Description
Predicted 3D model of a 358-nucleotide RNA (Bacterial RNase P class A) from an uncultured Pelagibacteraceae bacterium. Its mean pLDDT, the model's own confidence on a scale to 100, is 76. Rfam family: Bacterial RNase P class A. Rfam describes the family as follows. Ribonuclease P (RNase P) is a ubiquitous endoribonuclease, found in archaea, bacteria and eukarya as well as chloroplasts and mitochondria. By type it is a ribozyme.
RNA sequence: CCAGAUAGUUGGAUAGUCGCUAUUAUUUUUUUAAUAGAGGAAAGUCCGGGCUCCAUAAAGACACAGUGCCAGUUAAUGACUGGCGAGGGUGACUUCAGGGAUAGUGCCACAGAAAAAAAACCGCCUAAUCAAGGCAAGGGUGAAACGGCGAGGUAAGAGCUCACCGGUUUUUUGGUAACAAAAAACGCAUGGCAAACCCCACUGGGAGCAAGGUUAAAUAGAGAAGGCAUUGUGUUAAUGCACUAAAAACAGUCUUUAGUUAGUCUUCUGGGUUAACCGCUUGAGCUUAAAUGCGAAUUUAAGCCUAGAGAAAUGACAUCUUCAAUGACAGAACCCGGCUUACAGAUUAUCUGGCAAU
Numbered sequence: 001c002c003a004g005a006u007a008g009u010u011g012g013a014u015a016g017u018c019g020c021u022a023u024u025a026u027u028u029u030u031u032u033a034a035u036a037g038a039g040g041a042a043a044g045u046c047c048g049g050g051c052u053c054c055a056u057a058a059a060g061a062c063a064c065a066g067u068g069c070c071a072g073u074u075a076a077u078g079a080c081u082g083g084c085g086a087g088g089g090u091g092a093c094u095u096c097a098g099g100g101a102u103a104g105u106g107c108c109a110c111a112g113a114a115a116a117a118a119a120a121c122c123g124c125c126u127a128a129u130c131a132a133g134g135c136a137a138g139g140g141u142g143a144a145a146c147g148g149c150g151a152g153g154u155a156a157g158a159g160c161u162c163a164c165c166g167g168u169u170u171u172u173u174g175g176u177a178a179c180a181a182a183a184a185a186c187g188c189a190u191g192g193c194a195a196a197c198c199c200c201a202c203u204g205g206g207a208g209c210a211a212g213g214u215u216a217a218a219u220a221g222a223g224a225a226g227g228c229a230u231u232g233u234g235u236u237a238a239u240g241c242a243c244u245a246a247a248a249a250c251a252g253u254c255u256u257u258a259g260u261u262a263g264u265c266u267u268c269u270g271g272g273u274u275a276a277c278c279g280c281u282u283g284a285g286c287u288u289a290a291a292u293g294c295g296a297a298u299u300u301a302a303g304c305c306u307a308g309a310g311a312a313a314u315g316a317c318a319u320c321u322u323c324a325a326u327g328a329c330a331g332a333a334c335c336c337g338g339c340u341u342a343c344a345g346a347u348u349a350u351c352u353g354g355c356a357a358u
Base pairs, nucleotide, nucleotide: 001354002353003352004351005350006349007348008347009346010345012320013319014318016317017316018315020037021036022035023034024033025032039329043340044339046338047337048336049335050334051208052207053206054205056258057257058256059255060254061253062252064204065203066202067201068200069083070082071081072080073079084098085096086095087094088093099199100198104197105196106193107192108191121139122138123135124134125133126132147165148164150162151161152160166188167186168185169184170183171182172181173180174179212278213277214276215275216274222269223268224267225266226265227264228263232243233242234241235240248261249260250259285304286303287302288301289300290299291298292297
């Protein structure tokens, strides 16, 4: 200097002028002053939660759905961190929907002789006229053809035998573990696909801020049919009311235990549902430092408060820095943690490879 890999930052500034919104204080009201005002992804709605409501909770079984190597972090996850294994890359690094293929079922088109407990087209040997027999080593087809290379052996061959590699089992060592290394024994292998059905292990209520709540107003405390239940006590002239028991109902279904409601369940007809306020922004919050840890992160201390609109405010002008500034991608709507996608330009750090010079 060129090419690459990984992790980032920024994507305008100004105590300027005017305008808009919120909060706080002030003001009889109008007003006045101070402070703040759209992102790194606000996007996607792919995950996990906080919060709210629905009487449910525990144990077991079945169904459905999700996850799937090991260990850790977190409120939690299918996320993140670190490792192991397999693949890609010269390398820095990167990808993985990473449990199980004799528990069972299924699929592997075409080509090919044959595609799974499957084979003889060409070929080799014996024979040598034909026929017949032996072979799976060589060639061909294919994504894949009953482990690979070499030597011996054979009529020709074949783990047929041997050595090495590979595979299976056992033991030892290292590691929390996934796994790795070494040794020994055994000729040992009926392939692949589970992102096919399935088996195994673990996890799992639903709906969602248009959730939900308060106040005022309005209406018809409406009508009909059916199932189950209606025990007891007190009170009342009685209807009824209060307590209690049972039935019934109660977050996929069933069983058991406990609990809650106090009548419960199903179907049909018909009426009211307006306005304001809350929820609404102080949070599993952010920043800095130290300690522990390989790391994600945790603990401690100090500091900071950073939009809450309500059909939707956060704008316009001027100046500056810029080649260029309503400069790329793009706009909050209950909140937070992840993942994924988009991004002009400018820029930082570390590492890898190549070239040249010293």